[in-house]
RNA sequence: GGAGUCGGCCAGGCAGCCGCGUCAUGCGCAAGCAUGCCGAGGAAAGUCCGGGCUCCACAGGGCACGGUGCCAGGUAACGCCUGGGCGGCGCGAGCCGACGGAAAGUGCAACAGAGAGCAGACCGCCGAACGACCCUGCCGCUGUGGGGGUGCUUGUCGGACGAAAGUCCGGCCAAGUGCCACCGCACCGCCGAAAGGCGGAGGCAGGGUGCGUGGCAAGGGUGAAACGGUGCGGUAAGAGCGCACCGCGAGUCUGGCAACAGACCGGCACGGCAAACCCCACCGGGAGCAAGACCAAAUAGGGAGGCAAUGCCGCGGCCCGCGGUGCCUCCGGGUAGGUUGCUUGAGCGUCGCGGUGACGCGGCGCCUAGAGGAAUGGCUGCCCACGACAGAACCCGGCUUAUCGGCCGGCUCCGCCC
Numbered sequence: 001g002g003a004g005u006c007g008g009c010c011a012g013g014c015a016g017c018c019g020c021g022u023c024a025u026g027c028g029c030a031a032g033c034a035u036g037c038c039g040a041g042g043a044a045a046g047u048c049c050g051g052g053c054u055c056c057a058c059a060g061g062g063c064a065c066g067g068u069g070c071c072a073g074g075u076a077a078c079g080c081c082u083g084g085g086c087g088g089c090g091c092g093a094g095c096c097g098a099c100g101g102a103a104a105g106u107g108c109a110a111c112a113g114a115g116a117g118c119a120g121a122c123c124g125c126c127g128a129a130c131g132a133c134c135c136u137g138c139c140g141c142u143g144u145g146g147g148g149g150u151g152c153u154u155g156u157c158g159g160a161c162g163a164a165a166g167u168c169c170g171g172c173c174a175a176g177u178g179c180c181a182c183c184g185c186a187c188c189g190c191c192g193a194a195a196g197g198c199g200g201a202g203g204c205a206g207g208g209u210g211c212g213u214g215g216c217a218a219g220g221g222u223g224a225a226a227c228g229g230u231g232c233g234g235u236a237a238g239a240g241c242g243c244a245c246c247g248c249g250a251g252u253c254u255g256g257c258a259a260c261a262g263a264c265c266g267g268c269a270c271g272g273c274a275a276a277c278c279c280c281a282c283c284g285g286g287a288g289c290a291a292g293a294c295c296a297a298a299u300a301g302g303g304a305g306g307c308a309a310u311g312c313c314g315c316g317g318c319c320c321g322c323g324g325u326g327c328c329u330c331c332g333g334g335u336a337g338g339u340u341g342c343u344u345g346a347g348c349g350u351c352g353c354g355g356u357g358a359c360g361c362g363g364c365g366c367c368u369a370g371a372g373g374a375a376u377g378g379c380u381g382c383c384c385a386c387g388a389c390a391g392a393a394c395c396c397g398g399c400u401u402a403u404c405g406g407c408c409g410g411c412u413c414c415g416c417c418c
Stems, first nucleotide, its partner, number of pairs: 001414010012383007020039002023036005041389001045400002048398005053288004065284005070084005085099001086097004100279002105277002107273002122220002124216003129213003132209008142186005148180008156171006187200005228246006247268001248266002251264005292340004302331006311325005347366008384387001
């Protein structure tokens, strides 16, 4: 010098003139007049929380309902404030957080996806185990004769291609050889009293295919979320299967009032949602100054007494009875109206002390709108950075929202100079 962050403060200034309101004093019969003091905000706003005050209700406890929700403190109280913890963002100062419990129970998760919570196998990986098929090797299977089928090798004949060597195809050609059933005779075994019938070959090892049973969940794919993550080992392939680190834990120890943190230990069990019901802890009676209190006409109505008596009217006639009807005095409720509640208060300033802080305690000083159709305004001059949002209505503490511009202080990051 630049960029940023947090906290506090101000809200055009000065002078003159003319006005407005309450109050005090003086004058005046009164209306009023004069003088003097004071006279909107940081939000007076929204009326969203909390309290004072007032009236009503109320034994105590519980249920229901509503609110608050990390921990500790402050306060009259709070959903506010302070300090701390944890998580997220920022290089940082710092900012943001519906931040109790998912291992009490019930429930929810659209679409997609194989599978959505004691899950699942679509693509994929494997070939370890059992079976199937194929190849190779070894061992074994009574002898003999016959014809047949089929494969291979060699030769031969014919054909195709080729310059040739050769290659391919075919033969109801030949030889050799393997396999397959079949027939005859002999031999062996079993059954049967006999006649006779039945049976007489496969097994083992290695390799391959990935076909069946099967193993896996690494990788792909779906999803907001897929039953811990990364790496190494391991394995047929894989897997907390083993190990390291991270995550996790109704474990132990240490520190802290606590939230929580650290170390050790354990083993992968216990996924997410409570702004779903619910559980836990704490708090909560209702209405509000048009609350409420006091004074109190006129008119109408209420109560008591008297004048006033044997009156009059009604109960379709009479008696009793009941009700109504005039004037005066007193009483009480209540309306209009008036008074009050009304501003000295969880107040403000300053100094000291305690506390990290919010805040508390003490001394000294100050009085700072209180109207009731509702006052706080206007003009002129000068100056400047040219003036925003906005107006008390019982009071106070907060939060939130609106707001031209400016001042002061703490801290952070970057660059340069000494």
RNAcentral holds the sequence, with entries from ENA. Predicted 3D model of a 418-nucleotide RNA (Bacterial RNase P class A) from Novilysobacter viscosus. NCBI's taxonomy places the organism under Bacteria, Pseudomonadota, Gammaproteobacteria, Lysobacteraceae, Novilysobacter. The gene name in the source record is rnpB. Its Rfam family is "Bacterial RNase P class A". By type it is a ribozyme. Model confidence (mean pLDDT): 77 of 100.